[in-house]
RNA sequence: UCUUUAUCGCGAGUGGUGGAGGGAAAGGCCCUGUGAAGCCACAGCAACCGAUCCGUGAAAACGGAUGCCAGGUGCUAAUUCCUGCCCUGUAACAGGGACAGAUGAGGA
Numbered sequence: 001u002c003u004u005u006a007u008c009g010c011g012a013g014u015g016g017u018g019g020a021g022g023g024a025a026a027g028g029c030c031c032u033g034u035g036a037a038g039c040c041a042c043a044g045c046a047a048c049c050g051a052u053c054c055g056u057g058a059a060a061a062c063g064g065a066u067g068c069c070a071g072g073u074g075c076u077a078a079u080u081c082c083u084g085c086c087c088u089g090u091a092a093c094a095g096g097g098a099c100a101g102a103u104g105a106g107g108a
Stems, first nucleotide, its partner, number of pairs: 001108008013042005021031003026083003043076003048072002050069001051066006080100001085097005
């Protein structure tokens, strides 16, 4: 990088450094010198994988519990901030689905 699959209405920030951008892209709408991105430290959230325990099972596996579990990732403004394409309700608007994206786990 490509691909398969699961999830994406919940949750969780302070300090230092830095000095103008950031929210993937386009449009919108936001955040930002009352200090953006990046980096560092500490803290926190969650529970995908791992771990431990329990149940079912011949096994493979499936389901459940535990974060006082010193593990591997991830995350800590706004629904994935909203929309673009398709469908339904005539329209505003609302709902559903796809595409795209993010993250985990597996494969090439």

This is a predicted structure of a 108-nucleotide RNA (SAM riboswitch aptamer (S box leader)) from Desulfuromonas sp. AOP6. The organism belongs to Desulfuromonas, within Bacteria. Rfam family: SAM riboswitch aptamer (S box leader). Its Rfam clan is "SAM clan". About the family: The SAM riboswitch is found upstream of a number of genes which code for proteins involved in methionine or cysteine biosynthesis in Gram-positive bacteria.